Model confidence (mean pLDDT): 82 of 100.
The RNA shown here (transfer RNA) has 71 nucleotides and comes from a Candidatus Nanoarchaeia archaeon.
Lineage of the source: Archaea > Nanobdellati > Nanobdellota > Candidatus Nanoarchaeia.
Its Rfam family is "tRNA". Gene Ontology term of the family: triplet codon-amino acid adaptor activity.
RNA sequence: GCGCGAGUAGUUUAGUGGCAGAAUAUUGCCUUGCCAAGGCAGUGAUCCGAGUUCGACUCUCGGCUCGCGCA
Numbered sequence: 001g002c003g004c005g006a007g008u009a010g011u012u013u014a015g016u017g018g019c020a021g022a023a024u025a026u027u028g029c030c031u032u033g034c035c036a037a038g039g040c041a042g043u044g045a046u047c048c049g050a051g052u053u054c055g056a057c058u059c060u061c062g063g064c065u066c067g068c069g070c071a
Stems, first nucleotide, its partner, number of pairs: 001070007010024004018054001026042005047063005
């Protein structure tokens, strides 16, 4: 330099164009003599820009970062 893949809560990850879900973490409450464990509830995310579309995490183009391959 060229090609391919990935980018979603603090972390790990699901999501076949129509309300973004789970685990873990965190906060509050319940339970307990205290802690831990457990139960209930809450908070928190689509890498950036443009395009297509009534509507984009999803499709298209460009950029950035990371990984792999070729040279």